RNA sequence: UCAGCAAGCCGGAUGGCCGCUUCGCCAGUGUUGCGUAUCAAGGCGGAGAGGAAAGUCCGGGCUCCCAGGAAACACGGUGCCGGAUAACGUCCGGCGGGGGCGACCCCAGGGAAAGUGCCACAGAAAGCAGACCGCCGUCUGUCGCCGGAGACGGAGGCCACGGUAAGGGUGAAAGGGUGCGGUAAGAGCGCACCGCGUUCUUGGUAACAAGGACGGCACGGCAAACCCCACCGGGAGCAAGACCGAAUAGGGGUGGCGGGGGCAGAAAUGCCCGAUCCUGUUUCCGGAUCAGCCGCCCGGGUUGGUUGCACGAGGCGCCCGGCAACGGGCGUCCCAGAUGAAUGGCCAUCACCUCGCGCAAGCGAGGCACAGAACCCGGCUUACAGGCUUGGUGACAUG
RNA sequence: GAGCGCGUAGCUCAGCCGGUAGAGCAUCUGACUUUUAAUCAGAGGGUCCUGGGUUCGAGUCCCAGCGCGCUCA
Numbered sequence: 001u002c003a004g005c006a007a008g009c010c011g012g013a014u015g016g017c018c019g020c021u022u023c024g025c026c027a028g029u030g031u032u033g034c035g036u037a038u039c040a041a042g043g044c045g046g047a048g049a050g051g052a053a054a055g056u057c058c059g060g061g062c063u064c065c066c067a068g069g070a071a072a073c074a075c076g077g078u079g080c081c082g083g084a085u086a087a088c089g090u091c092c093g094g095c096g097g098g099g100g101c102g103a104c105c106c107c108a109g110g111g112a113a114a115g116u117g118c119c120a121c122a123g124a125a126a127g128c129a130g131a132c133c134g135c136c137g138u139c140u141g142u143c144g145c146c147g148g149a150g151a152c153g154g155a156g157g158c159c160a161c162g163g164u165a166a167g168g169g170u171g172a173a174a175g176g177g178u179g180c181g182g183u184a185a186g187a188g189c190g191c192a193c194c195g196c197g198u199u200c201u202u203g204g205u206a207a208c209a210a211g212g213a214c215g216g217c218a219c220g221g222c223a224a225a226c227c228c229c230a231c232c233g234g235g236a237g238c239a240a241g242a243c244c245g246a247a248u249a250g251g252g253g254u255g256g257c258g259g260g261g262g263c264a265g266a267a268a269u270g271c272c273c274g275a276u277c278c279u280g281u282u283u284c285c286g287g288a289u290c291a292g293c294c295g296c297c298c299g300g301g302u303u304g305g306u307u308g309c310a311c312g313a314g315g316c317g318c319c320c321g322g323c324a325a326c327g328g329g330c331g332u333c334c335c336a337g338a339u340g341a342a343u344g345g346c347c348a349u350c351a352c353c354u355c356g357c358g359c360a361a362g363c364g365a366g367g368c369a370c371a372g373a374a375c376c377c378g379g380c381u382u383a384c385a386g387g388c389u390u391g392g393u394g395a396c397a398u399g
Numbered sequence: 400g401a402g403c404g405c406g407u408a409g410c411u412c413a414g415c416c417g418g419u420a421g422a423g424c425a426u427c428u429g430a431c432u433u434u435u436a437a438u439c440a441g442a443g444g445g446u447c448c449u450g451g452g453u454u455c456g457a458g459u460c461c462c463a464g465c466g467c468g469c470u471c472a
Base pairs, nucleotide, nucleotide: 001395002394003393005391006390007389008388009387010386012350013349014348015347016346017345018344020048021047022046023045024044025043026042029040030039050370054381055380057379058378059377060376061375062237063236064235065234068285069284070283071282072281073280075233076232077231078230079229080094081093082092083091084090095109096107097106098105099104110228111227115226116225117222118221119220132168133167134164135163136162137161138160141158142157143156145154146153147152176194177193178192179191180190181189195217196215197214198213199212200211201210202209203208241307242306243305244304251298252297253296254295255294256293257292260273261272262271263270264269274290275289276288277287278286314333315332316331317330318329319328320327321326352367353366354365355364356363357362400471401470402469403468404467405466406465409424410423411422412421418455426442427441428440429439430438448464449463450462451461452460
């Protein structure tokens, strides 16, 4: 200098004018007979979108349903190990596998000797493996050839039977790989190394790693196919929910009398059997209620208002512990709350990018992303013009 | 806020438990006809919405995104 990697950050700046939402203070202008509060208008001051506010893909807080609890089943999700956390499918650190020269990046990464299922086409054979070509052996078969006077002998082809799994060929995949020995040809048939399995030892919290011994190799792949194993999960959602406001009915709550059905008993009471509900289903335990009469209380809905609703797993700075995620302590700050939904518009100067003119200084024109809170928070994912910082890596050149 | 479905030829749709994608209409060519229509024969036409992953192999399975539609409060 060029190329590439990782982490973090910004995402126009300043000023003026006119508006919008909200909060605080002032003043008491309007509505009223008067006063207070509220509301509307007024003045002054403060604050006013994001790194993703988005998609709504996960996890929680909060609220309601609430007399339920336990077990099993069903359904859904997650899946190497350890840690972090309120929790997570997130994050951090490690292990194993894969990719890259490297910095570094990627992995839904439990179980295929519990069972079921699938492996198209090609190929001889695709799951209790198999034999097309080839290689090798045998024969009393058969065919010609050669030698021989003949008997017969020799080499070979074909058929049949058999042995093979080295080699060829098919395929994503052909039941360990390479080499040496061995054999009729071959073959873990034998041996060495590598791989695999079982077991032991050592190290590590663990995943796992290293080493030793034994085994001649059995046990192909797919679980983002069903499934098995382990763990987790009650449902609904701020249109949750609460409060305010006129009247009646249906209805609901509460108190009293009383207490579903049957049996025993004079009664008190005891025993047995039910029905409905208790927010996936079933079972068990437990709980509430059951017919009627009377008294008191509440009051449905609303595209009404208020609240929930802005102090929170909060931001910033420093210190400590930890490799880190993160945790702890101290100090400091208050930082949007709309409800058809505010956060905007114009002007000036500067910064950045592109184009044109110009030797240059500069001038002119255009542009300045993705996108916009709606109960809140932690993540993930996706979109994003342009720019900044830091730390590694590789190549080349120079010293 | 919550739930569900769809995307395949120009149009409307099939495609099962993964094995190399079809049907009808439309288009083009030829035949028939004086000509057209109808009919008959044949042909062409596909980013299976996009990207990534699992697998030997993906329209199909999984994840993310894009577009469209429906339902409930």